[in-house]
RNA sequence: AGAGUUUGAUCCUGGCUCAGGACGAACGCUGGCGGCGUGCUUAACACAUGCAAGUCACGGGGGCUCGCAAGAGCAACCGGCGAACGGGUGCGUAACACGUGAGCAAUCUGCCGAUUUGAGGGGGAUAGCCGGCCCAACGGCCGGGUAAUACCGCAUACGCUCAUUCAGGGGAGUCCCUGGGUGAGGAAACCUCCGGGGCAAAUCGAGGAGCUCGCGGCCUAUCAGCUAGUUGGCGGGGUAAUGGCCCACCAAGGCGACGACGGGUAGCUGGUCUGAGAGGAUGGCCAGCCACAUUGGGACUGAGAGACGGCCCAGACUCCUACGGGAGGCAGCAGUGGGGAAUCUUGCGCAAUGGCCGAAAGGCUGACGCAGCGACGCCGCGUGUGGGAGGAAGCUCUUCGGGGUGUAAACCACUGUUGCCCGGGACGAACUUCUGGUUUCGACCAGACUGACGGUACCGGGUGAGGAAGCACCGGCUAACUCCGUGCCAGCAGCCGCGGUAAUACGGAGGGUGCGAGCGUUGUCCGGAAUCAUUGGGCGUAAAGGGCGCGUAGGUGGCCCGGUCAGUUCGUGGUGAAAGCGCGGGGCUCAACCCUGCGUCGGCCAUGAAUACUGCCGCGGCUGGAGCACUGUAGAGGCAGGCGGAAUUCCGGGUGUAGCGGUGGAAUGCGUAGAGAUCCGGAAGAACACCGGUGGCGAAGGCGGCCUGCUGGGCAGUUGCUGACACUGAGGCGCGACAGCGUGGGGAGCAAACAGGAUUAGAUACCCUGGUAGUCCACGCCGUAAACGAUGGGCACUAGGCGCUUGGGGGAGCGACCCCCCGAGGGCCGGCGCUAACGCAUUAAGUGCCCCGCCUGGGGAGUACGGCCGCAAGGCUGAAACUCAAAGGAAUUGACGGGGGCCCGCACAAGCGGUGGAGCAUGUGGUUUAAUUCGACGCAACGCGAAGAACCUUACCUAGGCUUGACAUGCAGAGGAAAGCUUUGAGAAACCAGAGCCCUCCUUCGGGACUUCUGCACAGGUGCUGCAUGGCUGUCACAGGUCAAGCUGAGGACUCUCGGGGGACUGCCGGUGCCAAACCGGAGGAAGGUGGGGACGACGUCAAGUCAUCAUGGUCCUUACGUCUAGGGCUACACACGUGCUACAAUGGCCGGUACAGAGGGUUGCGAGCUAGCGAUAGUGAGCCAAUCCCCGAAAGCCGACCUCAGUGCGGAUUGGAGGCUGCAACUCGCCUCCAUGAAGCUGGAAUCGCUAGUAAUCGUGGAUCAGCUACGCCACGGUGAAUACGUUCCCGGGCCUUGUACACACCGCCCGUCACGCCAUGGAAGCUGUGAGCGCCCGAAGUCCGUGCAGCAACCCGCAAGGGGGCAAGCGGCCGAAGGCGAGCGCAGUGACUGGGGCGAAGUCGUAACAAGGUAGCCGUAGGGGAACCUGCGGCUG
Repeated sequence: AGAGUUUGAUCCUGGCUCAGGACGAACGCUGGCGGCGUGCUUAACACAUGCAAGUCACGGGGGCUCGCAAGAGCAACCGGCGAACGGGUGCGUAACACGUGAGCAAUCUGCCGAUUUGAGGGGGAUAGCCGGCCCAACGGCCGGGUAAUACCGCAUACGCUCAUUCAGGGGAGUCCCUGGGUGAGGAAACCUCCGGGGCAAAUCGAGGAGCUCGCGGCCUAUCAGCUAGUUGGCGGGGUAAUGGCCCACCAAGGCGACGACGGGUAGCUGGUCUGAGAGGAUGGCCAGCCACAUUGGGACUGAGAGACGGCCCAGACUCCUACGGGAGGCAGCAGUGGGGAAUCUUGCGCAAUGGCCGAAAGGCUGACGCAGCGACGCCGCGUGUGGGAGGAAGCUCUUCGGGGUGUAAACCACUGUUGCCCGGGACGAACUUCUGGUUUCGACCAGACUGACGGUACCGGGUGAGGAAGCACCGGCUAACUCCGUGCCAGCAGCCGCGGUAAUACGGAGGGUGCGAGCGUUGUCCGGAAUCAUUGGGCGUAAAGGGCGCGUAGGUGGCCCGGUCAGUUCGUGGUGAAAGCGCGGGGCUCAACCCUGCGUCGGCCAUGAAUACUGCCGCGGCUGGAGCACUGUAGAGGCAGGCGGAAUUCCGGGUGUAGCGGUGGAAUGCGUAGAGAUCCGGAAGAACACCGGUGGCGAAGGCGGCCUGCUGGGCAGUUGCUGACACUGAGGCGCGACAGCGUGGGGAGCAAACAGGAUUAGAUACCCUGGUAGUCCACGCCGUAAACGAUGGGCACUAGGCGCUUGGGGGAGCGACCCCCCGAGGGCCGGCGCUAACGCAUUAAGUGCCCCGCCUGGGGAGUACGGCCGCAAGGCUGAAACUCAAAGGAAUUGACGGGGGCCCGCACAAGCGGUGGAGCAUGUGGUUUAAUUCGACGCAACGCGAAGAACCUUACCUAGGCUUGACAUGCAGAGGAAAGCUUUGAGAAACCAGAGCCCUCCUUCGGGACUUCUGCACAGGUGCUGCAUGGCUGUCACAGGUCAAGCUGAGGACUCUCGGGGGACUGCCGGUGCCAAACCGGAGGAAGGUGGGGACGACGUCAAGUCAUCAUGGUCCUUACGUCUAGGGCUACACACGUGCUACAAUGGCCGGUACAGAGGGUUGCGAGCUAGCGAUAGUGAGCCAAUCCCCGAAAGCCGACCUCAGUGCGGAUUGGAGGCUGCAACUCGCCUCCAUGAAGCUGGAAUCGCUAGUAAUCGUGGAUCAGCUACGCCACGGUGAAUACGUUCCCGGGCCUUGUACACACCGCCCGUCACGCCAUGGAAGCUGUGAGCGCCCGAAGUCCGUGCAGCAACCCGCAAGGGGGCAAGCGGCCGAAGGCGAGCGCAGUGACUGGGGCGAAGUCGUAACAAGGUAGCCGUAGGGGAACCUGCGGCUG
């Protein structure tokens, strides 16, 4: 520091994801030791049990025990101090709660320190105790008597408090400080071991506490208004103290867009984690503050509490009970249940530190110190070290050679951390106290005593490599690869994505990589993310400029002077707790950890100084910004009124007759009741042709006949005036096309809806005929648009060129007008610069400043809910759940288009001949069958693989056989002479069983070659996968190149074969073409525009074809899916299609005669000639291994004759008969010949094929395969030999250029909506349930306060006393008041029959809306309609 992921590829935008660090963690696998930390994040849920706050006998009296006594001990009670600390938790709290900095002139303070002063003299009670009584318990009542450092008067008062008064000083202030006078008021306690301790008043200090203020730190505006003690005042109450804290009265204020009020969430901070930083997140342990202690309320005591282990009341809960009543509060330490993914011992000790009490000894202390449990974290150590093979075994891979694991192990030599055993053994301890000593009596010195941890750390010795390694990952990101298994299964996955038979991605294994007593996973936070952008982003088309203006708050603001010093800058002081963090040093062997010093703590407060800039102040100034006046000027700027002509429709009339209208073509419609056409007249409404223009005006929407009135703005010119008056603009206000709404008019044309006619598979559309709202006017609403330049406003700066509109100036001109210059506006082009690119480019999307609006992945969704607006339609504001790994922009290359241009091809056209109809042949589909083997399927399968299926072939079927096999190689054993031949039996054969003949070759004598049998390896497969493949091929198809012919004449024989050379290249001329390329014509030439044909044919396309030619991976079969044999089948036949043959006839058929090729083939062959037969053919057989012989008569043609339009003398199918040939064999199933038979067919519908010259057409000939042949096929050969092409509009295919694109497995593409099904989340909803905060009323506990107080009462007063007074006080009354109740609502959450849409889901239904001109251009707003996408109207946009 970046990386992966949108595409065929690219750049950009943009989201998602990963690599890092961290954690009070949890889970999985694993686990040796130690140190230091740390450990209920959930139920502030409920708690058994023990412990966590007592102490003081030097305050008091009594009791008990021991003792003769002195005295010692025990514990209850009165009393004192403490229990308000320490410890826990995070509920509540958005607050002066916290942090920070100030303030209190508005305060309190026990214990502690310092200082001053004092402690005089009295009194009355009451626990304990004794007696009696009640009681389950807790506890209580009555009587008697007693003490105090308990309680109460009195005296005294340095100082204190209050009142008043005088003087001095100070302050910002209601005032404060100091001193003096007068008056009033208020204290105390004693104990003692005689050392001391305690008490009262007052002042100061220290520490602690209370109160106030500035500033700072969460989300939400779908919470916008809140507030009645509310805000202030006067007076009072209350408090330690200010205060509306509380009360009475008076006033009507106070807070809020700088976010009040409400809702949600949350203890705050030092810090912690992360980050380069800014920032973000967080607040566990430790430390500071706050809050709370079962829930709620309340006060008491006290220096301090509204009190965790106190009290009272109410509620819930738990426990005890004798049913009458009682008891309780672990968010103290342990521990239990529960909840939960999850968090420890009912340990030891007060030795240390600290706390409370005490004079002290000492007691108490779950604070604390230690130990225990947990790899929860951090840190350290170990599991050994060295040597040891071209390298064991095992495992694994393999190209079978070998490679890897791997110096790893074994083995050898060592070491001794840790563990284990034995021995030694701390620091932490110094106090207090005691003893001794010293002493300026404050204290100091020495010795003794004291350790939970702990016989621990540590040290020494012994033992012995001996007890101690795992986890994750290995497709890319990302470091690390192979084999097997699996076969879109099982599974993986952080993202992209893997898995459908060769998976480095699943599972296992070997190997490797990373980390290591840990390793992974999950969760969370920061980072990467410049992905909320202050540092540090954007808004023409990617998300994003508000539809436009006016303007409020706010933000920002020209030149000069003076003042001020708020911001700003520099200095100083205070504070910024400690811990933490950084650096230095030190202590545990190191480290973690700890100690110490310095720094940091980014801040705040105070104070001094500076004055450039910004701010503020100045009835200070200036004119350049802005504005005003004046003179002109262009204009569809706005509003109102009036006027005009053309056209349309309607009405009336005339002329006139059969159609009009409409369309792609039609029909509906109109018309003989007279349309349309035409003429005249009239009426009505709406809109204003030409001019008219990237012309004008306006802020935008928008504005178009002419005239008039009223009115807004702009611009130019020239002076003068004001003097910063400016820019922007959250809210706000206004304007705002069309559609739409309300009321009333109006209504010619047009035209949603609607109706009809067409089109269509359908046509709720496009087209046509009609037609209503509406369109128009007035008034009032609505407030939206692709309201667009998809570009907010203002100012300034930054090259130009061209033309336009409109002002001004100058020149020229009679003038229209022309040239130059200065403005304003509106266009095109273009440079710098900018931009992802396209593009923008003085009218910026450039360079800067100011202000506003807006954006933050796609979908869900501009939806839901809420609020505001609206008559409604709806608008504005505007989410979430869920879901996806993208969605996008620009440009590129292709492909495609029912886009365009140019061009080519027998592509069309022009021609000639066919196919499609018939019969037959052949191939295919289908059907059939035991089998009809398999493959090929648009062009580019179908007379194709087949250039030869009767058996064979043959792969199929039936039946019968064989099992190392029909075929190859190797091994082992046995046998042999074999192998082979002949033959017998059964049999269809194969084969089985048997008989006979025969007895080979080489040899180093072992054997080998050969062969049989048995057995083992293996063979074999036309079984599957052409979508695992090689090879071969088809197809579309560009370019380049090679070779070669005919005619005529002459010479020469010619021709031919092989080899070689020349020639043709748009080279030359003319014309067209701006140049050129090229084209046309011509010359020359044997040939002229690649001369013709053919062959060959690149990169590639079709997962094209072939596993059945062959080869081959994988897979399957193995007495069978192998192999052998016989027979059958591939030849089936109601049909359908392709390719052909023969025909339908007279350009013909038949008969006779007669002429002319080329190219091939031939020895198990071609076969002359002769003979026989009507013939196929047979017999015989010359010649020929072939430029020699043979096949070999070419046929059409030509000459002559017959047939005469007829299903025929055309046509030959079919069938009967007789033969011939091949072959082991022609039944299924061959060909040929002869005789007989003589079918369909009389030129072939829609449609469709070939061919541009030696071509089509037509005629025959040969060959391969082959015993023969179903060949009419295929390949080749020659004979005869045409017609037509104007031309490129159209069909098909193709090429080049261009255009659009949402396509890129590429139009056989992509893709939209309804419906149906499954799953998911969500809105509405009669309601139901829960919860929260208030409001009104009722009831009203405890308790403070107030009143009363005839019950009761010791202290003081009067009184001899009785009694009274004063005071206290029960009770009662009152205010307030928690919980509770009633009531009406509000907010939130859950649930809810039914219902709405939405998302997701490999294969459902209907259509085809969009992307190409997407077949009606699309889209936006609105309205109506329709199964659905959508359609239509109106206005708008070009994307």

This is a predicted structure of a 1439-nucleotide RNA (small-subunit ribosomal RNA) from a soil metagenome. The sequence is in RNAcentral, with records from SILVA. It matches the Rfam family "Bacterial small subunit ribosomal RNA".